[in-house]
RNA sequence: AUGUUAUAAAGAAAGGACGAGGGAUUAGACCCGAUGAAGCCUUAGCAACCCUUCGAGAAAUCGGAGAAGGUGCUGCAUUCUACCACUCCUAAAAGUGGAAAGAUAACAA
Numbered sequence: 001a002u003g004u005u006a007u008a009a010a011g012a013a014a015g016g017a018c019g020a021g022g023g024a025u026u027a028g029a030c031c032c033g034a035u036g037a038a039g040c041c042u043u044a045g046c047a048a049c050c051c052u053u054c055g056a057g058a059a060a061u062c063g064g065a066g067a068a069g070g071u072g073c074u075g076c077a078u079u080c081u082a083c084c085a086c087u088c089c090u091a092a093a094a095g096u097g098g099a100a101a102g103a104u105a106a107c108a109a
Stems, first nucleotide, its partner, number of pairs: 002108006013043004021032003026082004044074003049070002051066006078101001083098005
């Protein structure tokens, strides 16, 4: 880097050095940022994918408990929209569902 499966409107921040951008990409919108962004370091935390454990089950799987370890995460819904279908409508806008793309985990060659 690729594929498969699962998940996402919940949750969780302080300090340090640095110094101008950042919210994946493109476009639009809306935000965050010198009262210090992103990235980095330290500490703390959240969650429960892997994990441990108990129960149900023929199994797939479902439910409860835990948090030492491996990841992940700790502004805004994955910040929102974009493509398709439907609802509504003169239309646009709006709404609902899905897809795509991206993210994370586990597994695979």
Record summary
The RNA shown here (SAM riboswitch aptamer (S box leader)) has 109 nucleotides and comes from Flavobacterium frigoris. Its Rfam family is "SAM riboswitch aptamer (S box leader)". Rfam links the family to the GO term regulation of gene expression. The sequence is in RNAcentral, with records from Ribocentre. The model forms 97% of the base pairs in the Rfam consensus.